[in-house]
Molecule: Bacterial RNase P class A
Organism: Pseudomonadota bacterium
RNA sequence: AGAGGCGCCGAGGUGAUCGCUGGCGCCGGGAUGACCCGGCGCGGGAGGAAAGUCCGAGCUCCACAGGGCAGGGUGCUGGCUAACGGCCAGUCGGGGCGACCCGAAGGAAAGUGGCACAGAAAACAGACCGCCGCCGGUUCGCGCCGGCGGCAAGGGUGAAAAGGUGCGGUAAGAGCGCACCGCUCUCCUGGUGACAGGGGAGGCACGCAAAACCCCACCCGGAGCAAGACCGCAUAGGGGGUGUGUGGCCCGCGCGAUACCCCCGGGUUGGUCGCUCGAGCACGUCGGCAACGGCGUGCCUAGAGGAAUGAUCACCCACGGCGGCGACGCCGUGCACAGAACUCGGCUUACCGGCGGCUCCGGCG
Numbered sequence: 001a002g003a004g005g006c007g008c009c010g011a012g013g014u015g016a017u018c019g020c021u022g023g024c025g026c027c028g029g030g031a032u033g034a035c036c037c038g039g040c041g042c043g044g045g046a047g048g049a050a051a052g053u054c055c056g057a058g059c060u061c062c063a064c065a066g067g068g069c070a071g072g073g074u075g076c077u078g079g080c081u082a083a084c085g086g087c088c089a090g091u092c093g094g095g096g097c098g099a100c101c102c103g104a105a106g107g108a109a110a111g112u113g114g115c116a117c118a119g120a121a122a123a124c125a126g127a128c129c130g131c132c133g134c135c136g137g138u139u140c141g142c143g144c145c146g147g148c149g150g151c152a153a154g155g156g157u158g159a160a161a162a163g164g165u166g167c168g169g170u171a172a173g174a175g176c177g178c179a180c181c182g183c184u185c186u187c188c189u190g191g192u193g194a195c196a197g198g199g200g201a202g203g204c205a206c207g208c209a210a211a212a213c214c215c216c217a218c219c220c221g222g223a224g225c226a227a228g229a230c231c232g233c234a235u236a237g238g239g240g241g242u243g244u245g246u247g248g249c250c251c252g253c254g255c256g257a258u259a260c261c262c263c264c265g266g267g268u269u270g271g272u273c274g275c276u277c278g279a280g281c282a283c284g285u286c287g288g289c290a291a292c293g294g295c296g297u298g299c300c301u302a303g304a305g306g307a308a309u310g311a312u313c314a315c316c317c318a319c320g321g322c323g324g325c326g327a328c329g330c331c332g333u334g335c336a337c338a339g340a341a342c343u344c345g346g347c348u349u350a351c352c353g354g355c356g357g358c359u360c361c362g363g364c365g
Stems, first nucleotide, its partner, number of pairs: 002360003006356004012316007020045002023042008047337001051348002054346005059224004066251004071220005076090005091105001092103004106215002111213002114208002128155002130151009163181006182204001183202008228273004238264004243255003280299008317334007
């Protein structure tokens, strides 16, 4: 100097005043009521992604969600976790000089189907060019032509041509023989395991694709805070149905079986809770390579409902410009992505920039 991981910050800081919002306390008022409104005082008020709503949960209702079918998801191993498609540590494969990065990484000897174009042949392989032998014709001969056979080394086509390289061998060739590499079977050793290392046997069977259907293993009931709960107010009965309670189907279960359920019609169509103390945060310590977990101490940190979280001023700080010999003074800027809506754990995407520590490669001393 460039590069690769990891962690952290991100209205510059402090103070004052005014405004908005919800909490607590006091006072006052309104409504038939459940409850609501106003004033004063005290203290609180956006993010690392609050976003996309892509996964996984909590919570709520329906059986404290049961059996089967259908459907969906995940897919190397071990661990973490409430759970996960997340995270950590490893294995294997690929990329990089390297730090390191990437991987939808089960099964193609269960079955069905596919492999375009090109090519002779694409899975019960095949012979276009070519190589070799024999016979016949022709030629002085080399050779050429025809026929019958052998071969798959070389060429050519293709994404892919039926193990690879080399030596021997042969008429030419070929795992035909041999060595090494690969492969299959088997045994031993190490490892919890994925797997790794080694020994022996076998000339080699089993092309590719499962991001084709499918098979195997494991997981998944549905709907969602407009879930749902409690109050207040209104109520008038009449007609119809025989089932209904979940958003695939069957069984099962609960409720009801002449109404307390559903449909049509009429009436009332208001208020509060759910709503933030939680798989919570910070620090210390112990266990673990780590993800994470145990223990101790301390803290309370937005809860709106057409939806608050803003503005002004002063001082300091940083940067830029101008003036001045200088101390300094004046002016300007404080900027990205973005905006809580029941709550968590993740992933992904967006982002002006800044900080800390580690590692790699190269250069110079």